Archaeal signal recognition particle RNA from Hadarchaeota archaeon (SeqCode), 312 nucleotides, folded computationally.
RNAcentral holds the sequence, with entries from ENA.
The prediction has a mean pLDDT of 77.
It matches the Rfam family "Archaeal signal recognition particle RNA". Its family is annotated with SRP-dependent cotranslational protein targeting to membrane, signal sequence recognition and signal recognition particle, plasma membrane targeting in the Gene Ontology.
RNA sequence: CGGCGAGCUAUGGUGGGGGGCCACCCCUCCCCUACAAACCACAAAUGGGGUUUAUGGUGGACCGAAGCUCGGGGGCGGCGCUGGAACUGUACGCACGAACUGGUUACCGGCGACGAAGUCCUGUCCCGCAGGGCCGACGGUGGCGGAGCCCCGGUCGAAAGAUCGGGGAGGACCGUCUUUGCCUGGCGAAACCGGCCAGGACCGGAAGGUAGCAGCCGUAGUCAGGGCGUUCGGCGCUUGUGGAAAACGGGAUGGAGCUUGGGGCCAGCCACCGGCGCGCGGCGAAGGCGUCCACUUCGGGCGUGCUCGUCG
Numbered sequence: 001c002g003g004c005g006a007g008c009u010a011u012g013g014u015g016g017g018g019g020g021c022c023a024c025c026c027c028u029c030c031c032c033u034a035c036a037a038a039c040c041a042c043a044a045a046u047g048g049g050g051u052u053u054a055u056g057g058u059g060g061a062c063c064g065a066a067g068c069u070c071g072g073g074g075g076c077g078g079c080g081c082u083g084g085a086a087c088u089g090u091a092c093g094c095a096c097g098a099a100c101u102g103g104u105u106a107c108c109g110g111c112g113a114c115g116a117a118g119u120c121c122u123g124u125c126c127c128g129c130a131g132g133g134c135c136g137a138c139g140g141u142g143g144c145g146g147a148g149c150c151c152c153g154g155u156c157g158a159a160a161g162a163u164c165g166g167g168g169a170g171g172a173c174c175g176u177c178u179u180u181g182c183c184u185g186g187c188g189a190a191a192c193c194g195g196c197c198a199g200g201a202c203c204g205g206a207a208g209g210u211a212g213c214a215g216c217c218g219u220a221g222u223c224a225g226g227g228c229g230u231u232c233g234g235c236g237c238u239u240g241u242g243g244a245a246a247a248c249g250g251g252a253u254g255g256a257g258c259u260u261g262g263g264g265c266c267a268g269c270c271a272c273c274g275g276c277g278c279g280c281g282g283c284g285a286a287g288g289c290g291u292c293c294a295c296u297u298c299g300g301g302c303g304u305g306c307u308c309g310u311c312g
Base pairs, nucleotide, nucleotide: 001312002311003310004309005308006307007306008305011064012063013062014061015033016032017031018030019029023051024050025049026048027047039060040059041058042057067302068301069300070299071298072297073296074295077292078291079290080289081288082287087282088281089280090279092277093276094275096274097273100268101267102266103265104264105263107262108261109259110258111257118253119252120251121250122249123248124247126243127242128241129240130239131238132237133235134234135233136232137231138229139228142177143176144175145174146173149168150167151166152165153164154163155162156161182226183225184224185223186222187221193218194217195216196215201210202209203208
């Protein structure tokens, strides 16, 4: 002497703008504006401080710092007011349109003696009515009599028990009527369904009788298939009948045009679409005014000082 780090000092900051007051500047007063926040206390209009270095006074707090400050230009963006382009909603009006409706023309295209228009019959398609078929869903009738069972009572018998009368419940056993509510097969009530019940058990001297296991047959229930049903739904099915429609077909008659495609012309209609005019809204671009401000640039003024550590 220089680099780096730490501390300090000069110095700067803790908002900006406009108005009022004043010779002028700052403050106390009013207004606007910015910000996440724009330090605290006290006094100030017969007021406080200052003089172009005027951007307050007294006291305190905090932050930055060798830099600080003044003026001009450019300029991103925010906010307020204004502004109304473009877009868009809607009321009303207009017959303007390639929108809608009707008529006309036969210009273009298409069809037409391999037969146009018109007239008649008819099929497909569609609708209504009356049936059938097929598929699927859903459904499983209601009684009567008897035996037996339960309760009550009478009579008979030595017992077991038998018999008669009354009442009750009931799906099974028997018969019968009815229903679409039936048929076939499987499973199927274990404790706590029904019928027939070997053996064995019980009563009895016996005859006889009673309860009843296994087994067999069934009932309720359940599964599968079939059948049935004036129930419900469906259909690339079908019969009859009536209608609609004029697209795609067939037939008869007819004998030269037709056109329901496009164009031209004439009307009507603002219900729809588009267009135009006008009114009321919605949203809101550019621009203007005000204000705040990131960033950037040019020029001026003052200053560029002290201490410590460390490295060269």
It is recorded under the gene name ffs.